Source information: This is a predicted structure of a 507-nucleotide part of an RNA (large-subunit ribosomal RNA, domain I) from a Gammaproteobacteria bacterium. The coordinates come from a structure-prediction model, not an experiment, and the mean pLDDT is 88. RNAcentral holds the full RNA, with entries from ENA. The organism belongs to Gammaproteobacteria, within Bacteria.
Context: one part of a larger RNA
């Protein structure tokens, strides 16, 4: 050097874990903001850092309720001071303070900074002062009147937020095995706006000679019937079956009533949410460091969901099943008060005009101009008035059927940053969220932007006093501790690569 045994470095694989994720499922809540937010800076402590609370009243103050023995948050111990059965630390509900930036709003600005003016003041200090848009006052050109404009006052908005929903705008890749109509898509994006749901909604609506009766939403109808370089693709509807079901108001006058209903507000009831409370039932013995395990013999069970406890515990401990509970808030639901809205009833009476339709261009309709209806309309026209009008897939007639050219409207849908509870033939540290850990952090980038790695001693710090070698080192050796230190903090477990000692073989 090779092979082999043994021993050991390295090394961090695997096995068990679970703090942390993924998916759900009921229930809640679906907003927050000029009463100044979402988000941040600087700050606060006897304390040098980050965290997390807090805001110059700063790990906090009031104050109502809860609780009932220790406490003065974590990393993280010591020390020094303190609080506390006159009920503290601690949950909860309400209140107070809440410094600069930030829609930022007194004017600037390279955020968190810089620089004003009015009033008021107890001279410490408060408070007003952005722009729009709306109402009223008031003032007022060119220009008599007026109007524009200017000025004040008062109310509103203004940003921020995961997805869900209307609207206005609107790709390309790519698929046709190329490409241009098509397609992908009315998707992705941008940009308005609103809500707890939005948006639609009580027929100028279907059907068909029978007949139904607003809208949404599922499941069939049916990949049918259509459409389409009849290519690739797109793709209904009527009808059937369910889910939820609710209808009404204006365009008008006169009587007669102020009662339906609605939204505010007040009290009352009951629920229910935001701290809580009671809460059952074992012992010996063996084996181990250690009993929950094994024998032995009770027990409760409207509680044998779960977790913890030195192994596997219904009865050790938190809980659980079951009942109880709110000073304050806040929500829903009934009722009743107030002050607003205006609902019924009779009588005469009205029925949405540059619309509806046409022409030309375009667009939505599954429907691509096509026999192309029906909807929306940029142009450019343009009726009829219920003895009337639309519709019933070119268009005429019959006949059915509906009443546009104003307006509301609850539940069935859709979704989830968030909150409670609970589930899992879902992950277990290269998985599972990028992030089980001080992570959108460290790093990289001029910026947008991209973005990690990193869990585990032990039941318990009992975390090795003391002694030796060493540099008052690293590090190791005794000694102790422990069940175990080959569990010693580079700490469960401790695979292979590869790297050694020592032995044997062989070269």
């Nucleotide at each position: 050097c090779g092979c082999a045994u043994a021993c050991g470095g390295u090394g961090g694989a695997u096995g068990c874990c679970u703090a942390g994720g993924c998916g759900g499922c009921a229930g809640g809540a679906g907003g927050c903001g000029a009463u100044g937010a979402a988000g941040g800076a600087c700050g606060u402590g006897g304390u040098a850092g980050c965290c997390u609370g807090c805001g110059a009243u700063a790990a906090g103050u009031c104050u109502c309720g809860g609780g009932g023995a220790g406490c003065c948050g974590g990393c993280a111990a010591a020390c020094a001071g303190g609080c506390u059965u006159u009920g503290a630390u601690c949950c909860g509900g309400g209140a107070a303070u809440u410094u600069c930036c930030g829609a930022a709003u007194g004017g600037g600005g390279a955020a968190a900074c810089c620089c004003a003016c009015c009033g008021c003041u107890u001279c410490g200090g408060c408070g007003g002062u952005a722009u729009c848009g709306c109402a009223c006052a008031c003032u007022g050109a060119a220009u008599c009147c007026a109007u524009a404009g200017g000025u004040g006052u008062g109310c509103g908005a203004g940003g921020c937020g995961a997805a869900c929903c209307c609207g206005g705008g609107g790709a390309a890749c790519u698929g046709a095995a190329a490409c241009a109509u098509c397609u992908a898509a009315g998707u992705a994006c941008c940009c308005g706006g609103a809500g707890g749901a939005a948006a639609a909604g009580a027929a100028a609506u279907c059907a068909a000679c029978c007949g139904a009766g607003a809208u949404u939403c599922c499941g069939c109808u049916a990949g049918u019937a259509g459409u389409g370089g009849c290519g690739a693709g797109c793709g209904a509807a009527c009808g059937c079956g369910g889910a939820a079901a609710a209808g009404c108001c204006c365009a008008g006058u006169c009587g007669c009533c102020g009662u339906a209903u609605c939204g505010g507000u007040c009290g009352a009831c009951u629920u229910c949410a935001u701290a809580g409370g009671a809460g059952a039932a074992c012992g010996g013995u063996c084996u181990g460091g250690a009993a929950a395990g094994g024998c032995c013999g009770g027990c409760c069970a409207u509680a044998g969901u779960g977790g913890g406890u030195g192994a596997c515990a219904g009865c050790c401990c938190c809980g659980u099943a079951u009942c109880c509970g709110a000073a304050a808030u806040g929500a829903a639901g009934u009722c009743g008060g107030c002050a607003g809205u205006u609902a019924g009833c009779g009588a005469c009476g009205a029925u949405g005009a540059g619309u509806a339709g046409a022409g030309c261009g375009g667009g939505a309709c599954a429907c691509g101009u096509g026999u192309a209806a029906u909807c929306c309309u940029g142009c450019u026209u343009g009726a009829a008035g219920a003895u009337g009008g639309g519709g019933g897939g070119a268009c005429c007639a019959u006949c059915c059927u509906c009443c546009a050219a104003g307006g509301c409207u609850a539940a069935a849908u859709a979704c989830u940053c968030c909150c409670u509870g609970c589930c899992g033939a879902c992950c277990g540290a290269u998985a599972g969220u990028g992030a089980a850990c001080c992570a959108g952090u460290a790093c990289c980038g001029u910026g947008a932007g991209g973005g990690a790695a990193a869990g585990g001693c032990g039941a318990a710090a009992a975390g090795a006093a003391c002694c030796c070698c060493g540099g008052u080192g690293a590090g190791g050796g005794g000694a102790g501790u422990g069940a175990a230190a080959u569990a010693g903090a580079a700490c469960c477990u401790g695979a292979a690569a590869c790297c050694g000692u020592a032995u044997g073989c062989g070269u």